Annotation:
This is a predicted structure of a 73-nucleotide RNA (transfer RNA) from a Vicinamibacteria bacterium. The sequence was found in a public genome assembly. Rfam family: tRNA. Its mean pLDDT, the model's own confidence on a scale to 100, is 83.
RNA sequence: GGGCCGCUAGCUCAGUUGGGAGAGCGCCUGGUUCGCAAUCAGGAGGUCCGGGGUUCAAAUCCCCGGCGGUCCA
Repeated sequence: GGGCCGCUAGCUCAGUUGGGAGAGCGCCUGGUUCGCAAUCAGGAGGUCCGGGGUUCAAAUCCCCGGCGGUCCA
């Protein structure tokens, strides 16, 4: 320098005809316990990496850029 993959909640990750933003863990509140853990119920938490484009509508399609991984040179 070039190819490919990835970037979505605090962490690890789902998300296919383009129309609902989600799961597990963690966190908070309450129940249960002498207390803790475990467990049960409820809850908070998001710029979907940034910018632009297409579209009635974009996490999802297109372009440019950034960061990380991997391969080739």